[in-house]
RNA sequence: CACCGAUAAGAGCAAACCUGGCGUAAGCAGGCGACGCAAAGGCACGGGGCCUUCGGGCUAGCCGACCCGCCGAA
Repeated sequence: CACCGAUAAGAGCAAACCUGGCGUAAGCAGGCGACGCAAAGGCACGGGGCCUUCGGGCUAGCCGACCCGCCGAA
């Protein structure tokens, strides 16, 4: 350095439910709350899924590509 990932250490994120706001919707952001996560960090480029007023949109907590990142036992 790369792979890898502990019943390690320190930090981090936050599903569902509930709540009120935005959006036609999928869904988004806040509060509450933890099912989980070693990229559950970023990014809609490819595939998948979802919505649609068929123009387009949403999803990174479905997978891959790309960018970037903490720790160090076996």

The RNA shown here (c-di-GMP-I riboswitch aptamer) has 74 nucleotides and comes from Okibacterium sp. HSC-33S16. It matches the Rfam family "c-di-GMP-I riboswitch aptamer". Gene Ontology term of the family: cyclic-di-GMP binding. Its mean pLDDT, the model's own confidence on a scale to 100, is 89. NCBI's taxonomy places the organism under Bacteria, Bacillati, Actinomycetes, Micrococcales, Okibacterium.